[in-house]
RNA sequence: GCCGCUGAGGAGCGUUGCGACCGGUUACUGCCGGCCAGGCUCAGCAAGAAUCAACGGCGCUCGCACCGG
Numbered sequence: 001g002c003c004g005c006u007g008a009g010g011a012g013c014g015u016u017g018c019g020a021c022c023g024g025u026u027a028c029u030g031c032c033g034g035c036c037a038g039g040c041u042c043a044g045c046a047a048g049a050a051u052c053a054a055c056g057g058c059g060c061u062c063g064c065a066c067c068g069g
Stems, first nucleotide, its partner, number of pairs: 004045006010062006018039001021034005038055001
């Protein structure tokens, strides 16, 4: 310098879709299809762990916290 896994950041549904990934084509770095809204941050390397903070398309529902009446 590069790379992996696990957990957390409340949950669900619908929808759009980039990157990555997969498949096709063989255009040669493009085109088509699929998948996809934790890819970000934090903590750890095994846990009945921690679970804080700041974030992360759109819409809806529920939950939690805070404030006001």